[in-house]
Context: one part of a larger RNA
RNA sequence: UGACGGGGGCCCGCACAAGCAGUGGAGCAUGUGGUUUAAUUCGAAGCAACGCGAAGAACCUUACCAGGGCUUGACAUCCCUCUGACCGGUGCAGAGAUGCACCUUCCCUUCGGGGCAGAGGAGACAGGUGGUGCAUGGUUGUCGUCAGCUCGUGUCGUGAGAUGUUGGGUUCAGUCCCGCAACGAGCGCAACCCUUGACCUGUGUUACCAGCGCGUGAGGGCGGGGACUCACAGGUGACUGCCGGCGUAAGUCGGAGGAAGGCGGGGAUGACGUCAAAUCAUCAUGCCCCUGAUGUCCUGGGCUACACACGUGCUACAAUGGGCGGUACAAAGGGAGGCGAAGCCGCGAGGCGGAGCGAAACCCAAAAAGCCGCUCGUAGUUCGGAUUGCAGGCUGCAACUCGCCUGCAUGAAGCCGGAAUUGCUAGUAAUCGCGGAUCAGCAUGCCGCGGUGAAUACGUUCCCGGGCCUUGUACA
Numbered sequence: 001u002g003a004c005g006g007g008g009g010c011c012c013g014c015a016c017a018a019g020c021a022g023u024g025g026a027g028c029a030u031g032u033g034g035u036u037u038a039a040u041u042c043g044a045a046g047c048a049a050c051g052c053g054a055a056g057a058a059c060c061u062u063a064c065c066a067g068g069g070c071u072u073g074a075c076a077u078c079c080c081u082c083u084g085a086c087c088g089g090u091g092c093a094g095a096g097a098u099g100c101a102c103c104u105u106c107c108c109u110u111c112g113g114g115g116c117a118g119a120g121g122a123g124a125c126a127g128g129u130g131g132u133g134c135a136u137g138g139u140u141g142u143c144g145u146c147a148g149c150u151c152g153u154g155u156c157g158u159g160a161g162a163u164g165u166u167g168g169g170u171u172c173a174g175u176c177c178c179g180c181a182a183c184g185a186g187c188g189c190a191a192c193c194c195u196u197g198a199c200c201u202g203u204g205u206u207a208c209c210a211g212c213g214c215g216u217g218a219g220g221g222c223g224g225g226g227a228c229u230c231a232c233a234g235g236u237g238a239c240u241g242c243c244g245g246c247g248u249a250a251g252u253c254g255g256a257g258g259a260a261g262g263c264g265g266g267g268a269u270g271a272c273g274u275c276a277a278a279u280c281a282u283c284a285u286g287c288c289c290c291u292g293a294u295g296u297c298c299u300g301g302g303c304u305a306c307a308c309a310c311g312u313g314c315u316a317c318a319a320u321g322g323g324c325g326g327u328a329c330a331a332a333g334g335g336a337g338g339c340g341a342a343g344c345c346g347c348g349a350g351g352c353g354g355a356g357c358g359a360a361a362c363c364c365a366a367a368a369a370g371c372c373g374c375u376c377g378u379a380g381u382u383c384g385g386a387u388u389g390c391a392g393g394c395u396g397c398a399a400c401u402c403g404c405c406u407g408c409a410u411g412a413a414g415c416c417g418g419a420a421u422u423g424c425u426a427g428u429a430a431u432c433g434c435g436g437a438u439c440a441g442c443a444u445g446c447c448g449c450g451g452u453g454a455a456u457a458c459g460u461u462c463c464c465g466g467g468c469c470u471u472g473u474a475c476a
Stems, first nucleotide, its partner, number of pairs: 001476002003473003007470007015460002019424005026315008034306002042053002064301007073125001077124002079121006088103006106115003127290002130288003136284002138279003141275001143273001148187006154163003167178003193267004198236007208225002212223003239261001242255005317417001321376007333364003338357002343352003383414001388409007430452007
């Protein structure tokens, strides 16, 4: 100087408390451990691994296993020889890779050749998701959006170092004020950026429809309009600016006006560093290793196994509910190898059909909870839907291992969950549906969107994490 303390002081954070909903019990989904296996590829490991890399494992993916093949190789550059192609198509053998046979088939030229492509050959080399994240770059997690981390000069100290950065206030903040052997400065904080909340101006088509006119069974459907909504640009607005109390000040408490106050809400933004943290399997890369294989092609299998154990979720155990009928109101997105309307067929998944739309125009599209009725009456039930049988639909070369969906039948566990434990302070939790990425198909996951919309916070003693000062130390 740090680190640490079941030392002290001060102060924060859904840290506790106060509340609400959960997890831990059930069934299922998913990840992991374990076990099994020819293989169940690999990585991730307290917080910060475990719906994580996976924003899509039937083949492919695929890195694993078995078997069948290749050896200048699936891919790049160079040399030699041969061919004139490459591409495309057919037949046979084969699980396919592949092999054999056949059809079709280049350009330029000074005719020396050249370009391009294919085949063969030799070797330089290719190739490796083989090892090392304890050799690395890059990227990322975490403490932590925490308020800290440093430097120049000066001063003090033999020196390590100190001072500044401590102190008194204040703040979300090393934010600002006052004081001070310090005076300044940098990286952080804040602001500048995006979005949302009010208003104004401009521009109005595909958006809008107040007034005027036309028209309809109805409808901005049509003429038209530039008001309103909305869209897209630009601007105004909030600064403790004004008033009052307190205070030397910084500031704080209250008030007015205002759509909005005292950072308005949300996002992007992550200092010096810590964990030899993670990643050699995104990529790059040193070294080591393989070279008729640790490379490469193919078929099939596996990654989907199942006595168990854990994490994360979904659905429930019902009446604030289930079923049936009727009837409203979103936002944000996506769409041409695409979204696919009306109509018709089917109980349905879906099929036929093809209008319109590169989309403020057409489509996906129905929003759901809600509201209005009817029914069920506390029952393992008209709760719950697992499991299984049968019959079908869709995608795809192909759904046996191993996809999703529909109908009929079957109806399991489950009566609110031990010890323990998680999230959340407001348009939040809870609850309800909608969209998107990936994607042929496959979503309870992920990323977004809106609808309905709470309860509670006395307080900081205690648990956890953190900041500043101080103290002890035999630790570095």